[in-house]
RNA sequence: UGAGUAAGCCAGAUGAUCGCGCAUACAAACCGAAAGGUUGUAUGUGAGGAAAGUCCGGGCUCCAUAGGGCAGGGUGCCGGGUAACUCCCGGUGAAGGCGACUUCAAGGAAAGUGCAACAGAAAUAUACCGCGUUACAGGCAAACAGAUUGUUUCCUGUAGCGUAAGGGUGGAAAGGUGAGGUAAGAGCUCACCAGCGGCAUGGCGACUUGCCGGUCUAUGUAAACCCCACCUGGAGCAACACCGCAAAAUGGGACAUAUAACGGUUGCCCGCCGGUCCCGAUAAGGUGGCUUGAGCUUUGCAGAAAUGUAAGGCCUAGAUAGAUGAUCAUCUAAUACAGAACCCGGCUUACAGACUUACUCAUACA
RNA sequence: GGUCGCUUAGCUCAGCUUGGUUAGAGUGCCACGUUGACAUCGUGGAGGUCACUGGUUCGACCCCAGUAGCGACCA
Numbered sequence: 001u002g003a004g005u006a007a008g009c010c011a012g013a014u015g016a017u018c019g020c021g022c023a024u025a026c027a028a029a030c031c032g033a034a035a036g037g038u039u040g041u042a043u044g045u046g047a048g049g050a051a052a053g054u055c056c057g058g059g060c061u062c063c064a065u066a067g068g069g070c071a072g073g074g075u076g077c078c079g080g081g082u083a084a085c086u087c088c089c090g091g092u093g094a095a096g097g098c099g100a101c102u103u104c105a106a107g108g109a110a111a112g113u114g115c116a117a118c119a120g121a122a123a124u125a126u127a128c129c130g131c132g133u134u135a136c137a138g139g140c141a142a143a144c145a146g147a148u149u150g151u152u153u154c155c156u157g158u159a160g161c162g163u164a165a166g167g168g169u170g171g172a173a174a175g176g177u178g179a180g181g182u183a184a185g186a187g188c189u190c191a192c193c194a195g196c197g198g199c200a201u202g203g204c205g206a207c208u209u210g211c212c213g214g215u216c217u218a219u220g221u222a223a224a225c226c227c228c229a230c231c232u233g234g235a236g237c238a239a240c241a242c243c244g245c246a247a248a249a250u251g252g253g254a255c256a257u258a259u260a261a262c263g264g265u266u267g268c269c270c271g272c273c274g275g276u277c278c279c280g281a282u283a284a285g286g287u288g289g290c291u292u293g294a295g296c297u298u299u300g301c302a303g304a305a306a307u308g309u310a311a312g313g314c315c316u317a318g319a320u321a322g323a324u325g326a327u328c329a330u331c332u333a334a335u336a337c338a339g340a341a342c343c344c345g346g347c348u349u350a351c352a353g354a355c356u357u358a359c360u361c362a363u364a365c366a
Numbered sequence: 367g368g369u370c371g372c373u374u375a376g377c378u379c380a381g382c383u384u385g386g387u388u389a390g391a392g393u394g395c396c397a398c399g400u401u402g403a404c405a406u407c408g409u410g411g412a413g414g415u416c417a418c419u420g421g422u423u424c425g426a427c428c429c430c431a432g433u434a435g436c437g438a439c440c441a
Stems, first nucleotide, its partner, number of pairs: 001362008010353001012331007020046008029038003048337001052348002055346005060236004067270004072232005077091005092106001093104004107227002112225002114221003128167002130163010141153005175193006194217001196213005202207001240288004251279005262274003295314008367440007376393004386424001395411005417433005
């Protein structure tokens, strides 16, 4: 200098004018049957790293205090972190990369079942070609005996047996390489490698390393059913609670009078609770839930890290038709993805431009 | 805001519930025949990024994950 890898940070700033939501203070009036709300002025404050997707986990609320069984669902190497997790950190193994480093739904196929199309002889076991051998038939080439036949070898064909070395198909063909062995072959035997089993070593563990052994070997698929281990009740703030109006949700009509039926926010059974269903007020009455929280931030300590902990400081949107905007000036330029709706921890997805740190490779120079 | 579902030919839908060679049906379209001509009818044909992107698998419309679009329900 070029090419990369990993981690982190920012997400326009300042000023002026106008406008909007919320909170507090002050001020009077107004709206409404009421609960309650509205208006003006001043001060303060007012979107994100993803507020998004709603994919996981938790808080919170109601259903029984969240209960039992079956079914269903989820997770799946090991250790740690956390309120919890399918998340995070560290490690193991495998795969990729020259490397920094990255990726992995990574239990079990030796419990059982299913599937493996097409091709191929054969798809979880098989003999199509080939190789070897036996019998029979033929050829009559060669040799011998002998005299017109016989025997042996050879060749061809048919049938049987042996074989899994060679051939071709396939994603996959029964461990691989070499040697011995055999009629031909074969873990048939042996050596090494892979794999499996056992023992020891190191490690909390996944696992690693070493040694020994065998009736020498066991296809793939579990994001197919399934098995094993662990976890899991359902619904969601449009949950839910309260207040007001009204003859009244303690109503009217219908059904029912009990180990039943029906309903109650679990798919089924049990259990628990309640008499049940339909009608009308009503498809925008009001208030709370609603933001002090597993919160933010600085420093110290513990830890390899995630994270935990102690002390100090801070309060930072809360709407309910829904605010957070517009114009001008300066900064070179003001440009991305996008906007809270109960809250929080993650994941995933979208994203212009700018910056910082550490590391790797190549080339050149010293 | 929350909870669910769907996407296959121009249109309406099967197939996904056993993953298998080249995805079907009706209607519409095109050509030919029939008719004086048209419709009907008959024969043949074309037309598909199975919404998109990855993954699992020998193999994906189908199984899994993400993305996009559309629809339904909850006061």
Two RNAs folded together computationally: RNase P RNA and transfer RNA, 441 nucleotides in total. Rfam match: Bacterial RNase P class A. Rfam links the family to the GO terms dimeric ribonuclease P complex, tRNA processing and ribonuclease P activity. Its mean pLDDT, the model's own confidence on a scale to 100, is 75.